This is a predicted structure of a 119-nucleotide RNA (SAM riboswitch aptamer (S box leader)) from a Chitinophagaceae bacterium.
């Protein structure tokens, strides 16, 4: 790089270096010298994976008739130590398809992002 699955309406910024772009791609619209993108430091947000913990259920084992203890699996929560991610605007909106009481609304697809896994 490719493939699979899940999620994408919530959430969360300061400082330093530097200096003109950035928001995927097209159109729009927006952000930006009151400092873009990038890098560094610190801090937060979130809870996908690991971890840990509470509770419930199932199964098994031990023990025994009184409940229990332990192990495994699963459900629902808590924490945030580790691996990532993330900290303008719904993934900024539309584009393509469909529905609709139609200049608007809704649903989906494509593309993209992230995580976990596969090769």
């Nucleotide at each position: 790089a490719a493939c699979u699955u899940a999620u994408c309406a919530a959430g969360a910024a300061a400082g330093g270096c530097u200096g003109a772009g950035g928001g995927u791609a097209u159109g729009g619209c927006c952000c930006u010298a009151u400092g873009a993108a990038g890098c560094c430091u610190u801090g937060a947000c979130a809870a996908c994976c690991u971890g840990u913990u509470u509770u419930c259920u199932a199964u098994g084992u031990u023990a025994u008739u009184g409940a229990a203890a332990c192990a495994u699996a699963g459900g629902a929560g808590g924490c945030a130590a580790g691996g990532u991610g993330c900290c303008a605007a719904u993934u900024c909106c539309a584009a393509c398809c469909g529905c609709u009481a139609u200049a608007g609304g809704c649903g989906g697809a494509c593309a993209g992002a992230u995580a976990a896994g596969u090769c």
Lineage of the source: Bacteria > Bacteroidota > Chitinophagia > Chitinophagales > Chitinophagaceae.